[in-house]
Context: one part of a larger RNA
RNA sequence: UGACGGGGGCCCGCACAAGCGGUGGAGGAUGUGGUUUAAUUCGACGCAACGCGAAGAACCUUACCCGGGCUUGAAGAGCUAGGUAAACUCGUGGAAACACGAGCUGCCCGCACGGGAAUCCAGUGACAGGUGCUGCAUGGCUGUCGUCAGCUCGUGUCGUGAGAUGUUGGGUUAAGUCCCGUAACGAGCGCAACCCUUGUCCUUACUUGCCAGCGGGUAAUGGUGGGGACUCUAGGGAGACUGCCGGUGAUAAACCGGAGGAAGGUGGGGACGACGUCAAGUCAUCAUGGCCCUUAUGUCCAGGGCUACACACGUGCUACAAUGGGCGGUACAGAGGGUUGCAAACCUGCGAGGUGGAGCCAAUCCCAAAAAACCGUCCUCAGUUCGGAUUGCAGUCUGCAACUCGACUGCAUGAAGUUGGAAUCGCUAGUAAUCGCGGAUCAGAACGCCGCGGUGAAUACGUUCCCGGGCCUUGUACA
Numbered sequence: 001u002g003a004c005g006g007g008g009g010c011c012c013g014c015a016c017a018a019g020c021g022g023u024g025g026a027g028g029a030u031g032u033g034g035u036u037u038a039a040u041u042c043g044a045c046g047c048a049a050c051g052c053g054a055a056g057a058a059c060c061u062u063a064c065c066c067g068g069g070c071u072u073g074a075a076g077a078g079c080u081a082g083g084u085a086a087a088c089u090c091g092u093g094g095a096a097a098c099a100c101g102a103g104c105u106g107c108c109c110g111c112a113c114g115g116g117a118a119u120c121c122a123g124u125g126a127c128a129g130g131u132g133c134u135g136c137a138u139g140g141c142u143g144u145c146g147u148c149a150g151c152u153c154g155u156g157u158c159g160u161g162a163g164a165u166g167u168u169g170g171g172u173u174a175a176g177u178c179c180c181g182u183a184a185c186g187a188g189c190g191c192a193a194c195c196c197u198u199g200u201c202c203u204u205a206c207u208u209g210c211c212a213g214c215g216g217g218u219a220a221u222g223g224u225g226g227g228g229a230c231u232c233u234a235g236g237g238a239g240a241c242u243g244c245c246g247g248u249g250a251u252a253a254a255c256c257g258g259a260g261g262a263a264g265g266u267g268g269g270g271a272c273g274a275c276g277u278c279a280a281g282u283c284a285u286c287a288u289g290g291c292c293c294u295u296a297u298g299u300c301c302a303g304g305g306c307u308a309c310a311c312a313c314g315u316g317c318u319a320c321a322a323u324g325g326g327c328g329g330u331a332c333a334g335a336g337g338g339u340u341g342c343a344a345a346c347c348u349g350c351g352a353g354g355u356g357g358a359g360c361c362a363a364u365c366c367c368a369a370a371a372a373a374c375c376g377u378c379c380u381c382a383g384u385u386c387g388g389a390u391u392g393c394a395g396u397c398u399g400c401a402a403c404u405c406g407a408c409u410g411c412a413u414g415a416a417g418u419u420g421g422a423a424u425c426g427c428u429a430g431u432a433a434u435c436g437c438g439g440a441u442c443a444g445a446a447c448g449c450c451g452c453g454g455u456g457a458a459u460a461c462g463u464u465c466c467c468g469g470g471c472c473u474u475g476u477a478c479a
Stems, first nucleotide, its partner, number of pairs: 001479002003476003007473007015463002019427005026318002029315005034309002042053002064304002067301004073127001079125001082121002088103006107116003129293002132291003138287002140282003143278001145276001150189006156165003169180003195270004200238006210227002214225002241264001244258005320420001324378002328374001336367003341360002347354002386417001391412007433455007
């Protein structure tokens, strides 16, 4: 100087407390461990691995296993001497890859001999290739402490020196934020602001959006002549700064209350992550040093596996019901996506779907809401008109192909489950809870992920305690 202390002081955070809802019990889903297996490819392991890489394993993917093939190689690049245009079609064996064989047409220069480019064939090696090892050789990227308020430097001064000072102190702040004091004076990286979005208003613009007033039409509808008021859209501006008032305070910084205002003290949300820590993670995104394989640890193909299953754990889903289940008609979003696409109306099927193809390269057309509210039903707590696992049969769709191993539909079947031990998690407002919708990946295959809106709470006395963190101080046989 640090680190540490079941030392002290001050302070903060859904850290506790006050509340609301869960997990842990059940049944599915999914990841992991373990076990099994020819193989169950590999990585990730406290927080910070475990719905993680994987924004999507039937084949492919695919790296694994078994079997069958190839050896200058399956794709790509380039060198060397030779033959032949290449492409195309067919046959035999075969699971295919591949092996063997046959046919047809036919490029440029040139009368011809001959020559030439690309491609293909065979050959020669130099080489290719490796998801083989090392993340403890590395780059790049990322997690984490932590959006915590810290981390440093120059000059000066003090100390023999390691170092200190500044950065400590008194206040204050979300903040090393600001003020005052001060052997320090300044500065840098962080904080904040500048950026995006949302909340109010003004202005410009008026199509595909809008419809107040005017005209006419319909069973009905901005549908249409028109219109720019309003909404919306998207350009430009205004607005919030403790600016104003009162109080407290050291007359400071600031804090408390108030006014005006759409908004008030960082207005809400996002992007943004200091010096560093963990030899943290990744050689399997990529790149790369070294090592290793080279008729195989490379490469092609078919089938299988990654989907196994006495069990254990994590994360989510559905429930155990009456604030509910089932039936009927009826209403209201936002943000997105759409030409290999989204697909309306009509017809058809109990349904998943099928047929059909208007319209749309989309503010125009389409995908396209649910909870809620209304009517009547179950009729009082039952394993039920709760719950839907499992199983049987019959189907639909995608796709060469749904046996291993897809999603969905109908009929039948109806399991566990009556609110969950110890323990443990999230959340402070348009939040939790609850309800549906969209998107990426994608032929098909979400209860996951990333977004979007609808309905919409309770509680916070406070900082004694648990956990994590910041500053000062103290002790130390630790570095």
About this RNA: The prediction has a mean pLDDT of 82. A computed fold for a 479-nucleotide part of an RNA from an uncultured prokaryote, annotated as small-subunit ribosomal RNA, 3' major domain. The full RNA is in RNAcentral, with records from ENA.